[in-house]
RNA sequence: AGCUGACAAAGCCACAGCCGUCGUGAGGCGGUGUCGGAAAGCCACGGAUCUCUCGGGAGGAGACCGCCGGGUUGCCAUU
Numbered sequence: 001a002g003c004u005g006a007c008a009a010a011g012c013c014a015c016a017g018c019c020g021u022c023g024u025g026a027g028g029c030g031g032u033g034u035c036g037g038a039a040a041g042c043c044a045c046g047g048a049u050c051u052c053u054c055g056g057g058a059g060g061a062g063a064c065c066g067c068c069g070g071g072u073u074g075c076c077a078u079u
Stems, first nucleotide, its partner, number of pairs: 002079001004077002012037002017032006035066001041072003045069003049063004054059001
């Protein structure tokens, strides 16, 4: 430096639900929680999905990276 993620250890993240709060909404944030995760770190770049108290429609504006792909950085172990 590359492959791999079977065993182990250290640390990390935190689904659903509940509470608070922001938003018309999808959802965001904080707390609790612990279903799970080896990128469940980061980037809305492609697709999917979802929202709109934007639009008759075409379309537009958004949400989501814990749906899939792509990009990028990275712990431990293994070879």
A computed fold for a 79-nucleotide RNA from Candidatus Electrothrix marina, annotated as c-di-GMP-I riboswitch aptamer. Taxonomically the source falls in Candidatus Electrothrix (Bacteria, Desulfobulbia, Desulfobulbales, Desulfobulbaceae). The sequence was found by an Rfam model in a public genome assembly. Model confidence (mean pLDDT): 83 of 100.